[in-house]
């Protein structure tokens, strides 16, 4: 000394944690010693035995014992008398008022602390003077006699004292009246003295001399009593309270002052400095915490205090209104013969009861102490000791060394290991506690003896055995310690965040760690942390807080300089501040706890002397604070009367005619009964256009047309003047915006409340149309606002710049202005400071004082009671129970907005085609099946996984088989197979038969192959794509996403990367606290578009020759095309204009090509818990004769419907017939020319060619000719029927194709709504890969070949800047209310 919790991060601000404690309780466990401490609740009730009694040396008896002596005898009995001891009911004394318990009452002079009594008393004690004569009557006991159940009495009668009662004596004493001297703060005290009056006593023991009493007096010492100062919870939702009350006189009591009582007489006394009434409590020494200052607590032990079943009372006494005493009354309880009696554990133990909870009906008077006694002694539940409780402190044990085969079990495992671990075993020592034996104390003293409850106890020695002795709690952060499994928002955990919804270090269990330790965890309660009530040490624009404003009471506070005081301070010094406790220093129990001895502290109170700085008081002064006179000028400052024009509206009267108002459109609503326009008159009521301006005034609210009375206030300037006269204010007066009331008055606009029309789902709003309080006036209430600069008021200091508003001085200027200084106000920037930050910044939120308000987590609640104000509405003060861990500030970064700016983008627009309507294919929903396998779901799923489901595939259904298995290793046993081939049976799968009969060798066996078997394991397209890896999709080929120094904020973060330009581009160029880097962007890379060189076959043919119907057919050639290798080419590289002389834009030039030429690979940071466990790998779970594994059929091809992508189409830019031009691929189970043949699909024969050779092949659109002529058509092909072809083991479900034949629907498609900017849409035909076969589908080539684009307002995306925000899982957010 902090921690954790709001948020992605900051700041304020609560809650929570770590600590330390305790008279504890509970849960688990429990060896041993010492030392303490133990009803915190019911001050409830008590059974039962104990706690206060002693003295015979005060006294008179009684009782018994000895022993003398005497009488009577039944000679051992019974009586008299003597002495000597014992015992003791009574009578007297002291004592019972202490000790001991416990805290019910007390907010009190009741406790602390300091003083006071000159207003007091003191038994027993100690010191001192005095003194103790002589008497007299009585009462208990006992006797007798009676009452009563008892308790406890009555009477008659005797009787002693140190009981009781006169008298006699007074040294001193006490009472009044007098004197004299000192003294004190006052009342008044001491001292000595005059005279008068009053009060004492007991005696007892022994042995003769004392000793104990007793009476009086002073003195001391102990102990009480009263009386002051100053200290002493809470609450003002307790503001007034007191009649013996305050005081005075006078009498009464008292130990003694007082209204302490009483009686007269006066009206006082207390209170905001909290009276009074409510609520809690014993005070305090010390105890716990804290760094202190604090704050909590008052058991043990220690001092005071008050109580004794509850109230109330007095007696005795030195002392009590009395715990184990007395009276009264109450209420429980007990005996009773019902007449009447006893009692009083908050004293020890002890019992019931309450409660979470707190012990023995022990032992001793041996010590310490008290009581009575002349002592012996005697009493003592005070005390001293034991028992019982881990209830707390401290101490000690439960072993110690060595000892790895790192054992064996037990957890884990990536099966190797790894932890438990030197830990156990084992061998070697030891013996402290326990236990058994033996010895054995101090506590006991002042000379001896006698005496020990605790005890045979502490403490010593001895044998002896590692034996007899660990356990709770934690293990997700905070906080030291971590795996398995079970469980699966369940059970449960939890002190605060929060764990737990199938891989839980947070729940249970285990095994390992952790931390204390005969304890160890929880509760409950205090202080700490909390500076979270802040005096030490907080705040108050915006996080809780400035009172809506003034004046101004009490109270705080206070200007320059002198003088006295000495209250405050500040020093010495003296008394106090008990003792324990506390801290330092020793010492004694082995050590510590404990005890003891010193010594310091007790920060306080009090007296006494001193300093005067400051502060206070007080004298006499000052002028600068503050105020007055005077002179100015500005101003919506206030209050009344009065006046003026524009405008609305209404009236009237003219002119004049269909519409007027209204909105985003309307529409209700005026209008032909003449509106609306407009002219001219006229009533009325409100409000004052332009000046007008972070301009002016006022204390705030507010103040705005003009005069004109009457009044407040600030401001300049000179001199005079008063001379601290101030400053702030609890309370208190007052003054206050709208709305609101009340009375009465106005009422033109506007307008809640109401009607109506509209929007609307609805529209009790927003918009129209009307319209009532109500807005004006007087008068009087309310008393509240976002009454806000969210910033209480005053004083003073602390850079500046620049506007303005109203003085004033000065310089300058012909004029009009210009300039400098100052006061006072009133805005903007801005420096020091300040601040969480934003932001404030001489008009502080900045340095500093004064005073005064108000805050302390949110929500309930400014609520609710109560009091106060008000007609009323309401207002002012102002809580609590629950309840939650958050609420809130300011600022980031993002993300979002039917916020704002600039950009792109087939996004829109301009255009071309199209899909939605028809038929068909295809894929998906649903639906239906035994199955109609499974996955894909908005863009970004639906001709997708699938480049191709008759069987196969296949994973789905049905039937049939098989279980180490269809596939993989690993053992063991046979056999030498095996493949292959036939055969039966069977739907096959299989299951029998037959033939077929391996190599290698050291001959042991090995290797391979099958068949059998065991049993580890195979196997799984079974689950989880929310347990993953890889892969992919998308945002988006969008221009973005970061990082390292630096810097800059307290921080999250900013800068950078924003701005100015510009680009397709975070492209480049300029600026800049930034300066560089990386991933993207470009570019390298492929392809196209020009040429060039180099090469010329299977390509080509321009010249040269040949030679055919015809043809590069042939020699030749490689020029051109082409082919494929390596170059060239373009880079804003030239000009011209524009940009800022830049980047970079326009145009142009030359070039095939121009400004990334055209196209494609190529996909940053990341987001979406996207897609996939059925491609594929893979954790975990699950099947295991079955979810595996084979077969035959069957199903993924179903079919009332929906959607999505397609093909054909509707038709003349057209169909039909005849006739040319591609380009990239493809071929050996292949392509298959060419011939024959079939209407044709095809067949038959087979050349060529593993390809620049040869097939496939035929290109269509187009061109050009004929034909059709607008129709369901010579458009259109579905359907559908015969009859065929072709793959295939097999075309029924279920394949393609042919030929005839039928010829549906369908004439360009609703609301929507796609694609596409050039070699592009559109449109036309070829090819491949999958593949036997089976495309309208995918991927590719080419041919023909357009239209438009003003432009960025609007949709939709998406980039950058800003802006708001309560969102941050991010608007598909977040969050109200209602219901369940």
């Nucleotide at each position: 000394a902090g921690a954790g919790u709001u948020u992605g991060a900051u700041c304020u601000g609560g809650c929570u944690c770590a600590g330390g404690a305790c008279g504890a309780a509970c849960g688990c466990u429990g060896g041993c010693g010492g030392c303490g401490c133990g009803c915190c609740u019911a001050a409830c009730a008590c059974a039962u035995g104990c706690a206060a009694g002693u003295c015979g040396a005060a006294c008179g008896g009684a009782g018994c014992u000895u022993a003398g002596a005497g009488a009577g005898c039944u000679u051992g009995c019974u009586u008299u008398u003597u002495a000597a001891g014992c015992u003791u009911a009574g009578u007297g004394g002291c004592g019972a008022a202490c000790g001991g318990g416990u805290g019910a009452g007390u907010a009190a002079c009741g406790c602390g602390u300091g003083a006071g009594u000159a207003a007091c008393c003191u038994g027993c004690c100690c010191u001192a003077g005095a003194g103790u004569g002589g008497g007299g009557g009585a009462c208990a006991a006992c006797a007798g006699u009676u009452g009563g159940a008892a308790a406890c009495g009555a009477c008659u009668g005797c009787u002693a004292a140190u009981a009781c009662c006169g008298c006699a004596u007074a040294a001193g004493c006490c009472c009044a009246c007098g004197g004299u001297a000192c003294c004190g703060c006052a009342u008044g005290g001491u001292a000595c003295u005059g005279a008068g009056g009053g009060a004492a006593a007991a005696g007892g023991a022994u042995u003769u001399a004392u000793u104990c009493g007793c009476u009086u007096u002073a003195g001391g010492a102990u102990g009480g009593a009263c009386u002051c100062g100053c200290g002493u919870c809470c609450a003002a939702u307790u503001a007034g309270c007191u009649a013996g009350u305050u005081g005075g006189u006078g009498a009464g009591g008292u130990a003694a002052c007082g209204g302490c009582c009483c009686a007269c007489c006066a009206a006082g006394g207390c209170g905001a400095c909290g009276a009074u009434c409510a609520g809690u409590a014993g005070c305090c020494g010390a105890c716990c915490u804290g760094a202190g200052a604090g704050g909590g607590u008052g058991a043990c032990c220690g001092g005071c205090c008050a109580c004794a079943u509850u109230g109330g009372g007095a007696c005795u006494g030195a002392g009590a209104c009395a715990c184990g005493g007395c009276c009264c009354a109450a209420a429980c309880u007990c005996c009773u013969a019902c007449g009447g009696g006893a009692g009083g554990c908050a004293g020890c133990a002890g019992u019931g009861g309450g409660g979470a909870a707190u012990a023995u009906u022990g032992c001793a008077c041996a010590a310490u102490g008290g009581g009575g006694g002349a002592a012996a002694c005697c009493c003592u539940g005070a005390u001293g000791c034991a028992g019982c409780g881990a209830c707390g402190c401290c101490g000690c044990g439960u072993g110690a060394g060595c000892g790895a085969a790192g054992a064996a079990g037990u957890a884990u495992u990536u099966c190797g290991g790894u932890a438990u671990g030197u830990a156990a075993a084992g061998c070697u020592c030891u013996a402290u506690c326990a236990g058994c034996a033996g010895g054995g104390a101090a506590g006991a003293a002042a000379a001896a003896a006698a005496u020990g409850a605790c005890g045979g106890u502490a403490c010593c020695u001895g044998a002896c055995u590692a034996a007899g002795a660990a356990g709770c709690c934690c293990c997700g952060g905070c906080u030291a310690a971590c795996u398995a499994c079970g469980u699966g928002c369940c059970a449960g955990c939890a002190g605060c965040c929060g764990c737990g919804g199938u891989a839980a270090u947070a729940c249970g269990u285990a095994g390992g760690g952790g931390g204390c330790a005969a304890g160890c965890g929880u509760u409950a309660u205090c202080c700490g942390g909390a500076u979270u009530u802040a005096c030490u040490g907080g705040g108050u624009g915006u996080a809780a807080a400035g009172g809506g404003u003034g004046c101004g009471u009490a109270g705080g506070u206070g200007g320059c300089a002198a003088g006295g005081c000495a209250a405050g301070u500040c020093u010495g010094a003296a008394g106090u501040g008990a003792a324990a406790a506390u801290c330092c220093g020793g010492g004694g129990c082995u050590c510590a706890a404990c005890c003891c001895c010193g010594g310091a502290a007790c920060u306080g109170c009090u007296u006494c002397g001193g300093a005067a700085a400051c502060u206070g008081u007080u004298u006499a002064g000052c002028u600068g604070g503050a105020g007055u006179a005077c002179a100015g000028g500005a101003g919506a400052g206030g209050u009344a009367a009065g006046u003026g024009g524009a405008a609305u509206u209404c009236c009237u009267a003219g002119u004049g005619u269909a519409g007027c108002g209204g909105u985003g459109a309307a529409a209700u609503g005026c209008g032909u009964a003449g509106a609306u326009a407009u002219u001219a008159g006229g009533a009325g009521g409100a409000a004052c256009a332009c000046c007008a301006g972070u301009g002016g005034c006022g204390a705030a609210g507010g103040c705005g047309a003009c005069u004109u009375a009457c009044u407040g206030g600030a401001c300049u300037g000179c001199u005079a003047c008063u001379g601290a006269c101030a400053c702030u204010g609890a309370g208190g007066c007052a003054c206050g915006a709208a709305a609101g009331c009340g009375u009465g008055g106005g009422g033109a606009g506007c307008a809640a409340a109401c009607a109506g029309g509209a929007u609307u789902a609805g529209a009790u709003a927003c918009c129209c149309u009307g319209g009532u309080a109500g807005u004006c006036c007087a008068c009087g209430c309310c008393g509240u606002a976002a009454a806000c600069g969210a910033u209480g008021a005053g004083u003073g200091c602390u850079a500046g710049g620049u506007g303005u508003u109203g003085g004033a001085u000065c310089c300058u200027u012909u004029c009009c202005g210009g300039g400098a200084u100052u006061c006072a106000g009133u805005g903007c920037c801005g420096c020091a400071g300040c601040u969480a930050a934003c932001g404030c910044a001489u008009u502080a939120a900045g340095c500093a004082c004064u005073c005064c308000g108000c805050c302390u987590g949110g929500g309930g609640a400014g609520u609710a009671c109560g009091a106060c104000c008000g007609c009323a509405a309401g207002g002012u003060u102002g809580a609590a129970a629950c309840u939650c861990a958050a609420a809130g500030g300011a600022a980031u970064u993002g993300a979002c907005g039917g916020g704002g700016g600039c950009c792109c983008g087939c996004a829109c627009a301009a255009g071309c085609g199209g899909u939605g309507g028809a038929g068909c294919a295809u894929g998906u929903g649903g639906u239906u099946u035994a199955a109609u396998u499974c996955g894909a779901a908005g863009c970004a799923a639906c001709g997708c996984g699938a480049a191709g489901a008759a069987c196969c595939u296949u994973a789905c259904c049905a039937g049939g088989u098989c279980u180490u298995g269809a596939c993989a290793u690993c053992c063991c046993g046979a056999u030498g197979c095996u493949a292959u081939u036939u055969c039966u049976a069977g739907a096959g799968a299989u299951a029998g038969a037959a033939a077929g009969u391996u190599a290698c060798u050291u001959c042991g066996g090995u290797a391979c192959a099958u068949c059998g078997g065991u049993g580890a394991c195979a196997g799984g397209u079974g689950g989880u794509g929310c347990a993953u890896g890889g892969u992919u999709g998308u945002c988006g080929u969008c221009a973005g996403c970061u990082c390292g120094u630096g810097u800059c904020g307290u921080g999250a973060g900013a800068u950078g990367u924003u701005g100015g330009g510009u680009u397709a581009a975070g492209u480049c160029c300029c600026g800049c606290a930034a300066c560089g880097a990386g991933c993207g962007c470009a570019a390298c890379c492929c392809u196209u578009a020009u040429u060039c060189u180099u090469a010329g076959u299977a390509g080509c043919c321009a010249g040269c020759a040949g030679g055919u119907a015809a043809g590069g057919c042939u020699g030749g050639g490689c020029a051109c095309u082409c082919u494929a290798a390596g170059g060239a080419g373009a880079c804003u590289g030239c000009c011209g204009g524009g940009g800022a002389u830049a980047a970079c834009c326009c145009g142009g030039a030359g070039g095939a090509a121009g400004g990334u030429g055209g196209g494609g690979a190529u996909g940053a940071c990341g987001u979406c818990a996207a897609a996939u466990c059925a491609u594929c790998a893979u954790g975990c779970c699950c099947c295991u004769u079955a979810u595996g594994a084979u077969c035959u059929g069957g199903g993924c091809u179903a079919c009332a419907c929906a959607c999505g992508u397609g093909c054909u189409a509707c038709a003349a830019u057209g169909g039909c017939g005849u006739a040319a031009c591609a380009a990239a691929g493809g071929g050996a189970a292949g392509c298959g020319a060419g011939c024959c043949u079939g209407c044709g699909a095809g067949g038959g024969u087979g050349a060529g060619c593993a390809a620049a050779u040869c097939c496939c092949a035929a290109a269509a659109a187009u061109a050009a000719c004929g034909u059709c002529c607008c129709a369901g058509u010579u458009c259109g092909g579905a359907c559908u029927g015969u009859a065929g072809u072709c793959u295939g083991c097999a075309a029924c479900c279920c394949g393609a194709c042919u030929a005839c034949a039928c010829g549906a629907a369908g004439c360009u498609g609703g609301a929507a709504u796609c694609g596409c900017u050039a070699g592009u849409a559109a449109u036309c035909g070829c090819g491949a890969a999958u593949c036997a076969g089976c495309a309208u589908g995918u991927c590719g080539c080419g041919g023909u070949g357009a239209a438009u684009a003003c432009g960025u307002u609007c949709c939709c995306g998406g980039g950058c800047c800003u802006u708001g925000c309560a969102c941050u899982c991010a608007c598909c957010g977040c969050c109200c209310g209602u219901c369940a």
Molecule: small-subunit ribosomal RNA
Organism: uncultured bacterium